[in-house]
Molecule: Bacterial RNase P class A
Organism: Gammaproteobacteria bacterium
RNA sequence: GGAGUCGGCCAGGCAAUCGCUCUGUACUUAGGUGCAGGGAGGAAAGUCCGGGCUCCACAGGACAGAGUGCCAGGUAACGCCUGGGGGGCGCGAGCCUACGGAAAGUGCCACAGAAAAUAUACCGCCCCGUCAGAGGUUUACCUCUAACGGGGUAAGGGUGAAAUGGUGCGGUAAGAGCGCACCGCGUGUCUGGCAACAGGCACGGCAGGGUAAACCCCACUCGGAGCAAGACCAAAUAGGGGAACAUUAUGUGCUGUCCGCACUGUUCCCGGGUAGGUUGCUUGAGGUGUGCGGCGACGUACAUCCCAGAUGAAUGAUUGUCACAGACAGGCUUGCCUGUCUGAUACAGAACCCGGCUUAUCGGCUGACUCCCACC
Numbered sequence: 001g002g003a004g005u006c007g008g009c010c011a012g013g014c015a016a017u018c019g020c021u022c023u024g025u026a027c028u029u030a031g032g033u034g035c036a037g038g039g040a041g042g043a044a045a046g047u048c049c050g051g052g053c054u055c056c057a058c059a060g061g062a063c064a065g066a067g068u069g070c071c072a073g074g075u076a077a078c079g080c081c082u083g084g085g086g087g088g089c090g091c092g093a094g095c096c097u098a099c100g101g102a103a104a105g106u107g108c109c110a111c112a113g114a115a116a117a118u119a120u121a122c123c124g125c126c127c128c129g130u131c132a133g134a135g136g137u138u139u140a141c142c143u144c145u146a147a148c149g150g151g152g153u154a155a156g157g158g159u160g161a162a163a164u165g166g167u168g169c170g171g172u173a174a175g176a177g178c179g180c181a182c183c184g185c186g187u188g189u190c191u192g193g194c195a196a197c198a199g200g201c202a203c204g205g206c207a208g209g210g211u212a213a214a215c216c217c218c219a220c221u222c223g224g225a226g227c228a229a230g231a232c233c234a235a236a237u238a239g240g241g242g243a244a245c246a247u248u249a250u251g252u253g254c255u256g257u258c259c260g261c262a263c264u265g266u267u268c269c270c271g272g273g274u275a276g277g278u279u280g281c282u283u284g285a286g287g288u289g290u291g292c293g294g295c296g297a298c299g300u301a302c303a304u305c306c307c308a309g310a311u312g313a314a315u316g317a318u319u320g321u322c323a324c325a326g327a328c329a330g331g332c333u334u335g336c337c338u339g340u341c342u343g344a345u346a347c348a349g350a351a352c353c354c355g356g357c358u359u360a361u362c363g364g365c366u367g368a369c370u371c372c373c374a375c376c
Base pairs, nucleotide, nucleotide: 001372002371003370004369005368006367007366008365009364010363012322013321014320015319016318017317018316020039021038022037023036024035025034026033027032041347045358046357048356049355050354051353052352053226054225055224056223065222066221067220068219069218070084071083072082073081074080085099086097087096088095089094100217101216105215106214107211108210109209122157123156124153125152126151127150128149129148130147132145133144134143135142136141165183166182167181168180169179170178184206185204186203187202188201189200190199191198192197230279231278232277233276240270241269242268243267244266245265246264251263252262253261254260286305287304288303289302290301291300292299293298324343325342326341327340328339329338330337331336332335
């Protein structure tokens, strides 16, 4: 100097003018006005996980269902985070990983291929028999080739994403874990480690493909609904319950008649619910700094700070200037300065509150580390 990996931070600054919302305070004609102070994010987003809080349900156990899935730790909890192990990728810094079980059972494996799983044999290779041809010759034998029939084989070819452990040597008619060595696999044991796991030794010729984000098995976890939760106040109108009075008139029902009762009228009382309002509401697993413990996630002690609460939903708009980029002109010390003009300023907007994950994002600052080249 170039190329890269992993983090951390910012998300335009200042001024003027005009506005919005909340709190406190003063005045007030109750409508407001003055003054002081607070007023979006790293994701407020998606609503995908986990919790707090609220209401409902609930003796205990089991089944069903859903989720998670290497080990250890962190945490209020998690599917999150940290550290570690196995596997894969990269020269490397590093990155990715649903990573339990396929010798419990069931299912599936397109096309191609002989065969996709109690195996099997298309081409090939080898042996035997029959028959034919050619050659050799010692005339009944040998060699070669073709066809047919019987058998052996899984080396080689071919198909496929995947073909019954791999490589080599021996062995054999040709072959084959048939035998041996190494690698892989399984079992047992020892050592290190909390563990996942790693390494060593011995034994077993190999136990019969893949697939569990297919059913399933194993282990663990899990009640439901959500601030439109929930609580309180409470109109107008209509309706419900009760008491007192009138029992006067009419009619109906209980009964054909009488009494009585109900439906009726007036007044008062009670409770439920709607509109609307208040609350829940922002002091919290809180922020910042320092010390201590821990590799770390994190925990802990002390000090300090109070930091949005809107409800058709506030947190904004305009102008100037600085900062950024580009073009032009001028100056010179040739990459800087000055001036003019133009352009860009992202993703996005709290709604009960937290911890995560994921996704979106103009531009910029910064730390650690890796590789390559050159020079000293």